[in-house]
Context: one part of a larger RNA
RNA sequence: CUGGGCGUAAAGGGCGUGUAGGCGGUAUAGCAAGUCAGCCGUGAAAGCCCGGGGCUCAACCCCGGAAGUGCGGUUGAUACUGCUAUACUAGAGUACGGGAGAGGGGAGCGGAAUUCCCGGUGUAGGGGGUGAAAUCCGUAGAUAUCGGGAAGAACACCGGUGGCGAAAGCGGCUCCCUGGCCCGAUACUGACGCUGAGGCGCGAAAGCGUGGGGAGCAAACAGGAUUAGAUACCCUGGUAGUCCACGCCGUAAACGGUGAGGACUAGGUGUGGUAGGGGUUAAACCUUGCCGUGCCGAAGCUAACGCGUUAAGUCCUCCGCCUGGGGACUACGGCCGCAAGGCUAAAACUC
Numbered sequence: 001c002u003g004g005g006c007g008u009a010a011a012g013g014g015c016g017u018g019u020a021g022g023c024g025g026u027a028u029a030g031c032a033a034g035u036c037a038g039c040c041g042u043g044a045a046a047g048c049c050c051g052g053g054g055c056u057c058a059a060c061c062c063c064g065g066a067a068g069u070g071c072g073g074u075u076g077a078u079a080c081u082g083c084u085a086u087a088c089u090a091g092a093g094u095a096c097g098g099g100a101g102a103g104g105g106g107a108g109c110g111g112a113a114u115u116c117c118c119g120g121u122g123u124a125g126g127g128g129g130u131g132a133a134a135u136c137c138g139u140a141g142a143u144a145u146c147g148g149g150a151a152g153a154a155c156a157c158c159g160g161u162g163g164c165g166a167a168a169g170c171g172g173c174u175c176c177c178u179g180g181c182c183c184g185a186u187a188c189u190g191a192c193g194c195u196g197a198g199g200c201g202c203g204a205a206a207g208c209g210u211g212g213g214g215a216g217c218a219a220a221c222a223g224g225a226u227u228a229g230a231u232a233c234c235c236u237g238g239u240a241g242u243c244c245a246c247g248c249c250g251u252a253a254a255c256g257g258u259g260a261g262g263a264c265u266a267g268g269u270g271u272g273g274u275a276g277g278g279g280u281u282a283a284a285c286c287u288u289g290c291c292g293u294g295c296c297g298a299a300g301c302u303a304a305c306g307c308g309u310u311a312a313g314u315c316c317u318c319c320g321c322c323u324g325g326g327g328a329c330u331a332c333g334g335c336c337g338c339a340a341g342g343c344u345a346a347a348a349c350u351c
Stems, first nucleotide, its partner, number of pairs: 003323004007305002012319001014202004021195003025088007033081002035077008049065006091192001092189004096184004103178007110155001114151008126137002163170002207248006216242002221237004259318006267296012300307002324351003333344004
């Protein structure tokens, strides 16, 4: 390179947006670039292949032919692709009427709990803690209990096998700003689409910078235990951090370990949203459609496990990625970062 692959064997980019590019609905007409056909030119010689010949044969050599899948020209074909023009509405989008939601940002508010402070009651070989203990707290009055106050962080029940978001992720209540989505019925635009190398943006936790905050928890650290030891697991403490603002970092078992879009291919059952029909005083309930989310399963697929209209089935388009294990999520170089480090990414050697 070709091929074969990417749920678990190596392999889907963490997620979006979008540039170039690739790919692209229906109808008619035109052109004839791709495509197809005929003819002409060219495609050096030698070599390969076929026929014949010369050295006694062969190797070798000589003559002739074929081939040279290509390129150029010319004449023609027009189904498909392309280009141009016109038209269409099934893709895509806009307007209108409803609707669900922890989607995002900001401000304010609330109760429970925890800790601390103040006051009351009230004690003690007490409390706490454990497998048992001890460190620890407590007669300077603890623990328990009642009242008051302060602070920070998180929001029990509802809560779901539930919802929303591109992913990361999102959960007390109210208000303001704001994104997306679904259903319904018509009208409009008229292919405006899909994907997406680069680029740009978002991106848990930890970590970093400056300033604030600090209740609880808690790396590090200290002590008490355990143990042969115990730089652990258990216990008592406890600082960064966890929280807020702004700026960095850019990683993850960033997972459905399953890229995005489209088409097609049995059903059954649950659940969320919505529209319609039946039913009811209103519900419940029955039923049909669309969108989402689970379970079980036809066919089919799979090495098996399993997947199975939310495909890992049958196909198309585009992107990313893999190519034995180790060395190596490494070195070197480059780019990025304040740093930590990140991204890209070998080889020797070895099995």
The prediction has a mean pLDDT of 91.
A computed fold for a 351-nucleotide part of an RNA from an uncultured prokaryote, annotated as small-subunit ribosomal RNA, central domain.
The RNAcentral record of the full RNA draws on ENA and SILVA.